This is a predicted structure of a 73-nucleotide RNA (transfer RNA) from a bacterium. The sequence was found in a public genome assembly. It matches the Rfam family "tRNA". Rfam classes the family as a transfer RNA. The prediction has a mean pLDDT of 81.
[in-house]
RNA sequence: GCACCCGUAGCUCAACUGGAAGAGCAACUCAGUCCUAAUGAGUAGGUUGUCGGUUCGAUUCCGGCUGGGUGCG
Numbered sequence: 001g002c003a004c005c006c007g008u009a010g011c012u013c014a015a016c017u018g019g020a021a022g023a024g025c026a027a028c029u030c031a032g033u034c035c036u037a038a039u040g041a042g043u044a045g046g047u048u049g050u051c052g053g054u055u056c057g058a059u060u061c062c063g064g065c066u067g068g069g070u071g072c073g
Base pairs, nucleotide, nucleotide: 001072002071003070004069005068006067007066010025011024012023013022019056027043028042029041030040031039049065050064051063052062053061
């Protein structure tokens, strides 16, 4: 330099062919206990890397940029 893949919650990852973004762990609250922990119930947390385009509607489709990975040279 060229090709391909990936970027979604604090972390690891889902989201089927475009139709209002979820799970586990972590955090917080409550129950529980003499206290703590395990355990149970609940709550909060996201401009979906970024800038544009298409569309009534974009995590999803298209283009640029950016970060990471793999292969080739």